Background:
The RNA shown here (c-di-GMP-I riboswitch aptamer) has 94 nucleotides and comes from Neobacillus niacini. Lineage of the source: Bacteria > Bacillota > Bacilli > Bacillaceae > Neobacillus. Model confidence (mean pLDDT): 84 of 100. Of the family's consensus pairs, 95% are formed in the model.
RNA sequence: AACAGAAAAAGGCAAACCUGUUGAAAAGCAGGGACGCAAAGCUUGCGGGUCUAAGGUAAGUGCGGAGAUUUACUAGGAUGGCCGAGCUGCCUGG
Numbered sequence: 001a002a003c004a005g006a007a008a009a010a011g012g013c014a015a016a017c018c019u020g021u022u023g024a025a026a027a028g029c030a031g032g033g034a035c036g037c038a039a040a041g042c043u044u045g046c047g048g049g050u051c052u053a054a055g056g057u058a059a060g061u062g063c064g065g066a067g068a069u070u071u072a073c074u075a076g077g078a079u080g081g082c083c084g085a086g087c088u089g090c091c092u093g094g
Base pairs, nucleotide, nucleotide: 003093004092005091012037013036017032018031019030020029021028022027035081041087042086043085046084047083048082049079050078051077055074056073057072058071059070060069061068
C1' cells in the first nucleotide's frame, strides 16, 4: 500500500417535522431540528430502480366552432440518505 474495522480519540454529515423561499409537480435551497450514517463526501455526460408530468402524444366527455375538462402514456425534471459502479478522504489494525 492492498484489505478490513468503527472499540478508542478528534471530528463530520443531517431524516422526519417547522418557518421562509424556488418550482407545474416531484423535489431543491437557507435557518431551526436529529432519525440515522465508516464515506449519509463527489459523480446521473457510467448502469439500473423509484418519484413527478409542465410540455408533448392518444382516447373520452363536451361542442356549430374555439375553449374547457377526464383518463392513460411519455423525462429532457427529481432522487447520491434506493442499489450497483467510479474517484477522493480522517483514525485504528495491517